[in-house]
RNA sequence: AUUCAUCUUCGGGGCAGGGUGUAAUUCCCGACCGGCGGAAAUGGAAGUAUAUUCUUCUUAGCCCGCGAGCUUAACAGCUGAUUCUGGUGAGAUUCCGGAGCCGACAGUAUAGUCUGGAUGGGAGAAGGUGAAG
Numbered sequence: 001a002u003u004c005a006u007c008u009u010c011g012g013g014g015c016a017g018g019g020u021g022u023a024a025u026u027c028c029c030g031a032c033c034g035g036c037g038g039a040a041a042u043g044g045a046a047g048u049a050u051a052u053u054c055u056u057c058u059u060a061g062c063c064c065g066c067g068a069g070c071u072u073a074a075c076a077g078c079u080g081a082u083u084c085u086g087g088u089g090a091g092a093u094u095c096c097g098g099a100g101c102c103g104a105c106a107g108u109a110u111a112g113u114c115u116g117g118a119u120g121g122g123a124g125a126a127g128g129u130g131a132a133g
Stems, first nucleotide, its partner, number of pairs: 002132009017029003031113002033103002035066004043058005061101002069078003083099005105116003
């Protein structure tokens, strides 16, 4: 290093401005946001005397899977986006340009963004300790 056990800590963002209306952050114009793991390009960044070569970091909301949410007594099951298009390249649904689309439940003037369940749960991340080998 690896595997197992255990403990600690961490672990989700977002309606500016305007219109209608008795009333809307819910409608309309417009604005804004993107959990975790995987795999991933001749990508991006950094380090070292040097780097195409070595090391480290980073790289997908709509590719695969998970979590959350919903159903169920339980096992278990269900659950979003056709992403499209141009470019580069051997190779990209991931990079660059453009365009599009999606977003639990309850409440309330119809909610991805407000309030609530939730000082909850959580995929997982980092570190400590012990054991195996």
FMN riboswitch aptamer (RFN element) from Sporosarcina quadrami, 133 nucleotides, folded computationally.
The organism belongs to Sporosarcina, within Bacteria.
Its mean pLDDT, the model's own confidence on a scale to 100, is 76.
It was read from a public genome assembly, where an Rfam model found it.